[in-house]
Context: one part of a larger RNA
Molecule: small-subunit ribosomal RNA, central domain
Organism: metagenome
Order: sequence, then structure tokens, then C1' cells
RNA sequence: CUGGGCGUAAAGGGCGCGUAGGCGGUUCGAUAAGUCGGGUGUGAAAGCCCCGAGCUUAACUUGGGAAUUGCAUUCGAUACUGUCGAGCUGGAGUGUGGUAGAGGGAAGCGGAAUUCCGGGUGUAGCGGUGAAAUGCGUAGAUAUCCGGAGGAACAUCAGUGGCGAAGGCGGCUUCCUGGACCAACACUGACGCUGAGGCGCGAAAGCGUGGGGAGCGAACAGGAUUAGAUACCCUGGUAGUCCACGCCCUAAACGAUGAGAACUAGCCGUUGGGGGUAUUUGAAACCCUUAGUGGCGAAGCUAACGCGAUAAGUUCUCCGCCUGGGGAGUACGGCCGCAAGGUUAAAACUC
Repeated sequence: CUGGGCGUAAAGGGCGCGUAGGCGGUUCGAUAAGUCGGGUGUGAAAGCCCCGAGCUUAACUUGGGAAUUGCAUUCGAUACUGUCGAGCUGGAGUGUGGUAGAGGGAAGCGGAAUUCCGGGUGUAGCGGUGAAAUGCGUAGAUAUCCGGAGGAACAUCAGUGGCGAAGGCGGCUUCCUGGACCAACACUGACGCUGAGGCGCGAAAGCGUGGGGAGCGAACAGGAUUAGAUACCCUGGUAGUCCACGCCCUAAACGAUGAGAACUAGCCGUUGGGGGUAUUUGAAACCCUUAGUGGCGAAGCUAACGCGAUAAGUUCUCCGCCUGGGGAGUACGGCCGCAAGGUUAAAACUC
């Protein structure tokens, strides 16, 4: 000496389930595979190294030793790891009783608003902009009242509030269904953690088939602006946005922070649960505790910014990934896809 790293410099897989593998709580016993020690055999000679000897010296030659870090065998040691056996309850899980929630799927229902249609009132404008114009309107618009149709989204409540693994989830009711949390006991008895491959989920846009189409609105058309204006602004408007089924599989899929476990000052808010203070029913208050979610902050860490029990602190286990910029997330090949493309992923050359 036997790498260093991954919030923002290159670098955490978009997320989950889980195969192999890696790793694994506690007690006793057995074993002796790993591990440690001794012996024996072997590890050719030469060479290297050490101590000598011989040529006047050296090179050179030569004697002895050491080394040969290994392998085999045998005798031991038993703390740790492994294996086998028997237990334990703290990890993990099950049961019982509760709680909160936009968690997911399906069906039904509701009101406000926009648009359109029919009718009434009513008359010359409406609309739009920085200002205008295109556009709409005497074939009666805009405004206003009544009725009807249809689609999409659910104001207030609403909150650094809740739920979900992530993507994400918001009107109301019913049905089906997943997870979480809390309390006190009982039970199982390490059943655990991670997870290469694999499988599943995965916003928006996009694709296929069939529906639907109110509003919005890529493309497109027109009006403006401008030197021009393939834009920003305005009037229209098709795909699309919506539904069913099947694909696509990407993202600033972000906390730009993988998962699990343990330990390490406090203070202030907030959501769900439990207990207590002491009453008297409720409410409120305070204290303790537990699971989340935020704001500060000690130690510590950090290049700094900042992080700070929801760590980026102190440690352990497993996975993924990085290794100067450009070329390039490209070419070629493979795999996947209907396509769009996705995924895996270079080199020459150049600075």
C1' cells in the first nucleotide's frame, strides 16, 4: 500500500413483488468444514539471499545453510463463522378490539357554469385589443327570462391536511377490495433483510379498433404587430383532450437524496391513535406516549450551499450506478414495438 465516490460537481435503477446469490437475533450441546498451532512427507538441480573455501583479487568456481510464502497427511485447539440437534422471545408474523383516510375498481345520482336548440321580452350593436381588424348581428345578435339537449370538470370545505410503493388520487351514494396506525393481551418461534436475472405497475403525449365530442385546442385559415413575423396578441378551428378494449414504457418519473436495521441534545407547529392530570356531561387546556408530516437547531458532517432522529451525523448488510469534455445516449448488432420509437451500447477522430 492492498481505490475514491453518487442532494447541487460524473454517478440512486421511475416504482413494486420476488428467484438465484449475499448477509443474518439469542441460549445450550454436538461436530471440527472454514480458522489457528505442532509433527511428518514433498516442494529436483542450478539461480537469488546468508556464512565459509579455491584461483595474487574480482568476475568465476565450489561447500553448507536459509528460502521455496505451496500441496498432502497426521495430531491437537474450539473463541468466531459454518453444519447438525434442542430451546428462547426482543426481530418478523398471526389472532382479538378499535381508528383515520381524494388508496383502488364498478354502478348510480346531483348542482353550478360554458355551448347549442326552441320560445318570450327587446333594439342596434356585440365581441375583441395596447390600439385595431378579421368575426357575429335588422334573415333580429349581444343582454334578459322560461324550457330542453349534450359533454366535460367537480367552486366553497381545502390545510408546508390526508391516502398510496411509485406514477398518482378531490361532488354525493351504494357494492366489491388493498394497505396503514393504535391499545391490551394471547399465539407461532428467526419464519428475517436485500435482491443479478424475471414478472407486474407506470404522468403526459402518441398508436390501433369502436364510440363520444360541451369547453379547450397542436396543425391549419384569417386579422393584427413587424424591416420580416412560418411567433408572441385576436377571430375561427381539425386531431387530441373523454369512454371501452389493446399497445407504447418515456419524464426536471425530483427530496435531483436506493432499501433495511441500530445508535446520537433540544425547541416550536400540525394529522391519526392511546393513556393521564380532575373533575361533572360535553368542550377546551396541560402532561406522557405512539405512528406520520412540517419549521428551527446542539454535536457531527459538508468544497460551500446546506443536512441535522424524516441525516447529507456514527456504523452494519444487500442492490444499482460513476471514472475528463465533445463525438453520443449516437452508429452497428441484439431484444422489444403496428408505428413513433424504446432498451442495451461503442469506436475513429478531436480538445